[in-house]
RNA sequence: GCCUCGGUGGCGGAAUUGGUAUACGCGCACGACUCAAAAUCGUGUAUCGCAAGGUGUGAGGGUUCGACCCCCUCCCGAGGCA
Numbered sequence: 001g002c003c004u005c006g007g008u009g010g011c012g013g014a015a016u017u018g019g020u021a022u023a024c025g026c027g028c029a030c031g032a033c034u035c036a037a038a039a040u041c042g043u044g045u046a047u048c049g050c051a052a053g054g055u056g057u058g059a060g061g062g063u064u065c066g067a068c069c070c071c072c073u074c075c076c077g078a079g080g081c082a
Base pairs, nucleotide, nucleotide: 001081002080003079004078005077006076007075010026011025012024019065027045028044029043030042031041032040046055047054048053058074059073060072061071062070
């Protein structure tokens, strides 16, 4: 230098003929149970806002009624070729 794969809540990781972003697990917070604890169970857990509502999928553009998803450029990581 070229090619392939990947980047999504605190962490792992789903979501593809483009149609509710964060299912599921872990962790954490609160509660139930207990004499107390562990285990188990329940609720909550991106972000701004009192709310209505807005913003957010590595960054910036583009296409589209609508983009994590398609196109372009760039950044970062892994693998391969030279």
A computed fold for an 82-nucleotide RNA from a Minisyncoccia bacterium, annotated as transfer RNA. The same sequence occurs in records of 5 taxa. Its Rfam family is "tRNA". Rfam classes the family as a transfer RNA. Lineage of the source: Bacteria > Bacillati > Minisyncoccota > Minisyncoccia. Its mean pLDDT, the model's own confidence on a scale to 100, is 82.